[in-house]
The RNA shown here (small-subunit ribosomal RNA) has 1376 nucleotides and comes from an uncultured bacterium. The prediction has a mean pLDDT of 85.

């Protein structure tokens, strides 16, 4: 400093997530060492046990308890011991009295101000300290200790004696002290140590000095009370609050000021600059974080505070309403003789409990610092120091250098190597930490006194020896393979991953980051411009109030002059220390510690300046108003009038239907309707003119006429003299619906009621029909109340309408030309995410108001206000989601839209759908009925031909290095050939012949053993390659440059025309260029030339019954090489004079002459692992292989493709014609001859323009004469034939007999536009043998096309779209 996440993809708005740093941490998992910091963040819960506050004998009477001097007595070991006595001296328990427990120490309940911070202020107070004056003189009564007695369990009291003092009290005296009527008046005290010449006493002492004290007063330091002002969390879904309450007077009271208290008096005080209520909270210096303003915090240090089991209360005291004092009361706890007492760890440790979660019942006053002493000294859980915790910061170690055979191992391979990897072994070397041994501080200031501590430290020995883990590895995010799993077990911060090849789960192996850590998790700030002062926003993404008036408030026009609030500069004071920064210094470095600056952006006081704002005052006229003078208008109320419609009555003509609808129906008429004429009634709206024309703030205003009224322009410059703009709250108006109350009521018309539609229809359609619609008064207060755009002023190109004025010219018509107003369009700058907007801004400036902060929940509850209800207004939370959302792009989509094509419809032919069979297929069966193929695009398809083989399928039988390849070691054998037994065959045995080359090592070959392997039609067409279909022979798919857009993208490819065609032309920001179209290729249709067998035969010749049979001939067919030809080239019309098109000549053929073959980007995870290749998985006495046999051929049943008929355009019988294109040697076969006949002898001829296979239907005559027939042929029986080792499962093909169903096919459906449809046969491939199937091929040979509405499918352009897996899409409701 950003990234990730909305789309197919882009731009924005939005939000969510992460990378950073922190922590009084926890939880996981690891842990050598040392420094120097930290540790109940929760129950201000309860607390056993020790310890924390004492001190003076130099105040004091004293003498419990020790220890000794004196005296007394005893023992004896004659100088010791024991006993007793002894306040006489060190001391000293209690007690009396002073000082001190108000400091130090803990916590953070409580407190939104009696707190704090900062900056001022005046009416105060003061132990112990510092200074200065004065004095300290003489009296008295008491009293606990004590000691007597006395009552209790106990705490503990109570009565009598006795005594002291620096305890208590009085008298003197009295300063700068109080008090005062200035006359005066009152008020002190205590003494204790120590030394000591000379006097007095003489024990102690008076004195005298030192000294420690004590009284009064002044002062000052320090320190406390008080006082005010500014800053201090968050709620208006709290808006009113307040009676000592606000002032005043007199009084209490306090050190002191004051409603602090009290009496009287007055009615004030506080509040939208948020008062009062309820919610959180100890405040601050400071911490974390941020570029910084800010945000969040307030552990540890330090300053205030407030509290000490909960609550009140005073007391003593210089100070307290007192943590370790005292009284009451409550709740707890403990002790009891039940009478009655104890007690308060939020002080140090420690225990319970709480809770994810926090330590030793340690040492020692040596030091710093408190509290008492005159001092030694005593006390100090403050505090120094040690113990525990990787809880955090900082340092060091776990070695170091050399060392490739690139070692085993491990991991992975493509088998070749790569990686762990100089890593380790090995060889040297060093010596922090740790270990042994040794010496050993500083912290102490004249001696003495060190917890820490035998510690830091230093020397020595000795030895890599005793020291590395942990998270990650898809993107954000640096770092990849492998095997397990297989939406399964899991991860996951977000985007997600995982459904059998997972870089994302679990392991390993290798990398990465950090390192005594590391990870997760909570927390707070950053990133967040995502609350924006700095520094967004509101047409369409969240957001302009419906609209006007105005009120506080905010802002505000020239000109002078003054002040000096702001503002700006200088000055002072303060902003404690400590932290932050910078520079130095000490612990070896750091951490951490000390000194010095600098900072601390703040307040406050003084001084200046006077340009801007404020304020005061003069003043001006242009903002803004009045005034006159004009026209324009559906502005707004009120009252009267008018005519057309519609519907009701009334009468009259008339007579069967009227109405309604997509079509019908409910309805209404023979009681006379609809239509018509006349005439009444009666309520609501106002046709034409009507114009993105006009008023109005908005809502909303439309016949005419009078009345009353508001506002706006234009024109004029007489008045005023900044009066202005906005505009929280407030008031007022506000469309339709809806309520209340009274009227009115034709028409329309919710609800309702029936008809219809529909699967239902509580709808759209009809027939009715009620509230309301109308008018009055009153409520209600909302709409997509919208220009989805608040007002208000200035500015910034132009152009063209339009509606009201105005000036000026004019031909006074009619317009030019110019200015205000208002209302529209286009359109520069500039704006904007784009889309637009553009003087009526969404430019570019100022002010002022209302609004917003992801999406759901939700405009929902709960409160509060209004409202008769309806219900409006103000308006959340919990929960859940990773988005929701603009504009805009490309696509695909529409029962939008415009243009065009296709056997697409439509016009014909001819079928399929019905019938029998032939054939795939689904079902079912089956031991197996192997496998795939599934709308079009699967189903006579793979299969161009399952008896058996094939096959792969079953069911039995063998085989295991293997039926098949390579290869290596070992053995044995020539290979091989033939026959016999055994069996179903595999297969196994037995015989017989054979006895290879050889350089003698051995090779070729074959068995056998062993190993590596072979093998698999086993999976996965969604791991693949090739290959195929299909949209589609549809016109299309796309680049490079340029140019447009912030960008996806656009253009080019769009448009006018033409075309089969993105085919051409024209125009155009495009100009080119490629895949494709088309052409170059094959057939084919005319022709020329060459060529002349095996094909031909037209002249000439020979010859036969008869044939090109024979000579011969190259002329025609033919045959198969080179050529030619067609190109809108030529006239003519229409077009833009272009491309093109229409018509016409000629031509064998005319506009692509017919046919192939040729198939763009790309779409269907489209077939296909069973044609083949292939990665991975699986299997290896089997899912490999061989054999026999069976199955693929099954049969209630359904569907595709055929075929083959239902029949006279026909069947039969007969006679007779005339293609092609392909075949043939393990082949095709001719004459011939049996035989009805399939065929069967037999064999000419032919490896082919030579021989063979080889036609039909037509046509000539005849017969049937519309029938289940002389139509149709299924089935079935018998005889035969052929191929085959084999014809039963299961061929084919001939005789003969049988003679089934069917009389032209229901809803639907297929092909086909000319040599086509539809009709006849032929041939060949697969093949030993089987075709109705398949791909050819020739004969014969039609009908129709108005046209492009309409079904299908396709192509272009252009509109919508919440769809992009792309309408077989998305989404909403109910149910499970």
């Nucleotide at each position: 400093a950003g990234a990730g996440u909305u789309u197919g993809a882009u731009c924005c708005u939005g939000g969510c997530u992460c990378a950073g740093a922190u922590u009084g941490a926890a939880c996981g998992u690891u842990a050598g060492c040392g420094g120097g910091a930290u540790g109940c963040u929760u129950u201000a819960c309860a607390c056993a046990u020790g310890c924390a506050a004492g001190u003076c004998g130099a105040a004091c009477g004293g003498c419990a308890g020790c220890a000794c001097a004196g005296a007394g007595g005893a023992a004896c070991u004659u100088g010791u011991u024991c006993c007793u006595u002894g306040g006489g001296u060190g001391g000293c328990g209690a007690g009396u009295g002073g000082c001190g427990g108000a400091c130090g120490g803990g916590u953070g309940a409580g407190u939104a101000a009696u707190g704090u911070a900062u900056c001022g202020g005046a009416a105060c107070g003061u132990g112990c300290c510092c200074a200065g004056u004065a004095g300290u003189g003489g009296g008295g009564g008491a009293u606990a200790a004590c000691u007597a007695c006395g009552c209790g369990a106990a705490a503990g009291c109570g009565u009598g004696g006795c005594u002291a003092a620096u305890a208590c009290c009085g008298c003197a005296u009295a300063u700068u002290c109080u008090c005062u009527a200035c006359g005066g008046a009152g008020g002190a005290a205590a003494g204790g140590g120590g030394g000591g010449g000379a006097u007095c006493a003489u024990u102690u002492g008076a004195c005298c000095u030192c000294u420690c004290g004590c009284u009064a007063u002044u002062g000052g330091a320090g320190c406390g009370g008080c006082c005010g002002a500014u800053a201090u969390u968050a709620g208006a879904u709290u808006a009113g609050c307040u009676a000592g309450u606000u002032g005043g007077u007199g009084g209490g009271g306090u050190a002191a000021c004051g409603g602090c208290c009290u009496a009287c008096c007055a009615a004030g005080g506080c509040g939208a600059c948020g008062a009062u209520c309820a919610g959180u909270a100890g405040c601050c210096g400071g911490a974390c974080u941020g570029a910084g303003a800010g945000g969040u915090u307030g552990a540890a240090c330090g300053g205030c505070c407030a509290c000490a089991u909960u609550g009140g209360g005073a007391c003593u005291g210089a100070g307290a309403u007192a943590c370790g004092g005292c009284c009451c009361a409550g709740a707890c706890u403990c002790c009891u003789a039940c009478g009655g007492g104890a007690g308060g760890c939020a002080g140090c440790a420690g225990u319970c409990g709480g809770g994810a979660a926090u330590u030793u019942c340690g040492c020692g006053c040596a030091a710093u610092g408190g509290a008492g002493g005159a001092a030694a000294c005593u006390c100090u859980g403050a505090c120094g120091c040690a113990g525990u915790g990787a809880c955090g910061c900082c340092g060091c170690g776990u070695a170091u250098a050399g060392g490739a055979a690139g070692a085993a191992g491990g991991u992975u391979u493509u088998c070749g190597g790569a990686u762990u990897g100089u890593a380790a072994a090995c060889u040297a070397u060093u010596g922090u930490c740790g270990u042994u041994a040794g010496g050993g501080a500083u912290g102490a200031u004249a001696c003495a006194a060190g917890a820490c501590a035998g510690u830091a430290c230093c020397u020595a020995a000795g030895g890599a020896g005793g020291a590395a883990g942990c998270u990650c590895c898809g993107g954000c995010u640096a770092a990849c393979u492998a095997c397990g799993u297989g939406c399964c077990a899991g991860c996951a911060g977000c985007c997600g991953c995982g459904g059998u090849a997972a870089u994302a789960c679990g392991u390993a192996g290798g990398g990465a980051g950090c390192g005594a850590g590391c990870g997760u998790u909570a927390u707070c700030c950053g990133g967040a411009u995502u609350u924006a002062u700095u520094g967004g926003g509101u047409g369409u993404a969240a957001a302009g109030g419906g609209u006007g008036c105005g009120u506080a408030g905010a802002c505000g026009a020239g000109a002078a002059a003054g002040c000096a609030a702001g503002u700006u500069a200088g000055u002072u004071g303060u902003g404690a220390a400590a932290u932050c920064c910078c520079u130095c210094g000490g612990c070896u470095c750091a951490a951490c510690c000390g000194a010095g600056g600098a900072a601390c952006u703040g307040c406050a006081a003084c001084u200046a300046a006077a340009a801007c704002u404020a304020c005061u005052u003069u003043u001006c006229u242009u903002g803004a108003g009045u005034g006159c003078a004009g026209g324009a208008g559906a502005g707004g109320a009120a009252a009267g009038u008018g005519g057309a419609a519609u519907u009701c009555c009334u009468a009259g003509u008339g007579u069967a239907g009227c109405g309604g609808u997509g079509a019908a129906a409910u309805g209404c008429g023979u009681a006379g309707a609809u239509a018509u004429u006349a005439g009444g009634a009666g309520g609501a709206a106002c046709a034409c003119c009507a114009g993105u024309g006009g008023c109005g703030a908005a809502g909303g205003c439309g016949a005419c006429u009078u009345u009353c009224u508001g506002g706006a322009c234009u024109g004029u410059a007489a008045c005023u003299g900044a009066c202005g703009u906005u505009g929280a709250g407030g008031c007022a108006c506000g469309a339709a619906a809806g309520u209340g109350u009274g009227g009115g009521g034709a028409g329309c018309a919710a609800a309702c009621a029936g008809g219809a539609u529909u699967a239902g229809a509580u709808a759209c359609c009809c027939u009715g029909g009620u509230a309301g619609u109308c008018c009055a008064c009153a409520c209600c207060g909302u709409a997509a109340a919208c220009g989805a755009u608040g007002g208000a002023u200035a500015c910034u190109a132009g152009g063209u309408g339009u509606a009201g004025g105005g000036u000026g010219u004019a031909u006074u018509a009619a317009g030019c030309a110019u200015u205000c107003u208002g209302u529209g369009c286009c359109g520069u700058c500039g704006c904007a995410a784009a889309c637009g907007c553009a003087a009526u801004a969404a430019g570019u400036a100022u002010c002022c108001c209302a609004c917003c902060u992801g999406g759901g929940g939700a405009g929902u509850a709960c409160g509060g206000c209004c409202g008769c209800a309806a219900g409006g207004u103000u308006g959340a939370a919990a929960c859940u989601c990773a988005a929701a959302g603009g504009a805009a792009u490309u696509g695909a989509c529409g029962g939008g839209g415009g243009c065009c094509c296709g056997c697409a419809c439509a016009a014909g032919c001819a079928g399929u759908g019905g019938a029998g069979u032939a054939u795939g297929u689904g079902g079912u069966u089956u031991a197996a009925u192997u496998c795939g193929a599934a709308g079009c695009a699967a189903c006579g398809c793979g299969a161009a031909g399952a008896a058996c083989c094939u096959u792969a399928c079953c069911a039995g039988g063998g085989c295991u290095u293997g039926a098949c390849a390579u290869a290596u070691a070992u053995u044995a054998g020539a290979a091989u050939a033939u026959a016999c037994u055994a069996g179903a065959g595999a297969u196994a045995g037995u015989a017989u012949a054979g006895u290879c080359c050889u350089u003698c090592g051995g090779g070729a070959c074959u068995g056998a053993u062993a190993u590596a392997c072979a093998g698999g039609u086993g999976g996965u067409g969604c791991a693949u390659g090739g290959u195929u279909g299909u949209c589609g022979u549809c016109a299309g798919c796309u680049c490079g440059u340029g140019u447009c857009g912030u960008g996806a993208g656009a253009u080019g490819u769009u448009g006018g025309g033409u075309u089969a065609a993105g085919u051409c032309c024209c125009g155009c920001a495009a100009c080119g260029a490629g895949c494709g179209c088309a052409a170059c290729c094959c057939c084919u249709g005319u022709u020329u030339c060459u060529a002349g067998u095996u094909g031909c035969c037209a002249g000439c010749a020979c010859g036969u019954a008869a044939u090109g049979g024979u000579g011969g001939g190259a002329a025609c067919u033919c045959u198969a090489g080179a050529g030619a030809g067609a190109c809108u080239g030529c006239c003519g019309g229409u077009g833009a004079u272009a491309a093109a098109u229409c018509g016409g000549a000629g031509g064998a053929a005319g506009g692509u002459g017919g046919g192939g073959a040729c198939g763009a980007c790309g779409u269907c995870a489209a077939a296909u692992c069973a044609u083949c290749a292939u990665g991975c998985c699986c299997u290896u006495u089997a899912u490999g292989u061989c054999c026999u046999g069976g199955g693929c051929u099954a049969c209630a049943c359904a569907c595709g493709u055929a075929c083959u008929a239902c029949a006279a355009u026909g069947g039969c019988u007969a006679u007779u014609a005339c293609a092609g294109a392909g075949g043939g040697a393990a082949g095709c076969a001719a004459u011939a001859c049996a035989g009805c006949a399939a065929u069967g002898u037999g064999g000419a001829g032919c490896a082919a323009a030579a021989c063979c296979c080889c036609a039909a239907a037509a046509a000539u005559a005849g017969u049937c004469u519309c029938a289940g027939u002389u139509c149709g042929g299924a089935u079935u029986g018998a005889a035969g034939g052929c191929u085959g080792a084999a014809a039963u499962u299961c061929g084919c093909c001939u005789u003969c007999a049988u003679g089934a169903a069917g009389c032209c096919g229901g809803a639907a459906u297929u092909g086909c536009u000319a040599g086509u449809a539809a009709u006849g046969g032929c041939a060949g491939g697969u093949c030993a043998g089987c075709a109705u199937a398949c791909u050819g091929c020739c004969g014969u040979g039609a009908a129709u096309a108005c046209g492009u509405u309409c079904c299908c499918g396709g192509g272009c352009c252009u509109u919508g779209c919440a769809c992009u897996c792309a309408c077989c899409g998305c989404c909403c409701g109910u149910c499970a």